[in-house]
RNA sequence: CUCUCGACUUCAAUAGGAGCGCUUGGUGGGAAACCAUCAAGAUGACAUCACUCAAAUUCGGGGAACCCUUACUCGUAAGAGAUGGCGAUCCCGAGCCAAGCCGCAAAAGCGGAAGGUGUAGAGACUAGACGGGUGACACCUACGGCGCAAGCUACGGUGAAGGGAUAGUCCAGACCACGAACACGAGAGU
Repeated sequence: CUCUCGACUUCAAUAGGAGCGCUUGGUGGGAAACCAUCAAGAUGACAUCACUCAAAUUCGGGGAACCCUUACUCGUAAGAGAUGGCGAUCCCGAGCCAAGCCGCAAAAGCGGAAGGUGUAGAGACUAGACGGGUGACACCUACGGCGCAAGCUACGGUGAAGGGAUAGUCCAGACCACGAACACGAGAGU
C1' cells in the first nucleotide's frame, strides 16, 4: 500500500484476518544481477511510458482465517468446546478461448505451450487495466564477446499486490410465507 471484517453504528479510524512491498536470517537455483521458498520484524517510503487484444464467459469438485452461532457437552457462573454459518480468498478435472508464440500443412486448417475462462452482491451489459501480447525508457549485473589494461557490451535481470466483476450502466437488497435450536439459508407471492 491492497482486499476483508465491523467494537450499540447502511459510515469505517484503531485493533483482528488475508495479500503485497521493505529489512534481517535460513534453504535452493544462478557466473552475477536477481529469482523461488520458509521464518521473524517494523514508524508502509518507492513501485515508468506507448501501442495492441477483448474471445471463451459452460458442466462439475476440493480447501479456507478473522468473525457470528440461547439446541448439545463441560462449568455455580463468567466462559470454553463442539456443531453449523458467513467468507477475504487458495485450488483442481472436463470443455472452451482474442491477439501474439511454437510445430505440421500449398491453403483452409489441425495440434501444442503460456495465459485466461470456470472464480460477481444472484445476475445482464459496456469499457479498459493491475490482465495477455509487442515495443520504448530508467536502473542493476557481465558468464560469454571485445580490449594490453582501465573498461565497454544484454538476447540476462528489476520497475509490488488488487479484476473471486476493477471502472461504470443496470439489476438484487424491503415485506411475506418457508427451512433452521441459533447464526443464517433459500423461494419468488406482493

Group I catalytic intron from an Alphaproteobacteria bacterium, 190 nucleotides, folded computationally. Taxonomically the source falls in Alphaproteobacteria (Bacteria, Pseudomonadati, Pseudomonadota). Rfam family: Group I catalytic intron. Rfam 15.1 lists 5,602 matches to the family in 1,395 species. The literature on the family includes a 1990 paper in Annu Rev Biochem by Cech, "Self-splicing of group I introns". Rfam describes the family as follows. Group I catalytic introns are large self-splicing ribozymes. The coordinates come from a structure-prediction model, not an experiment, and the mean pLDDT is 79.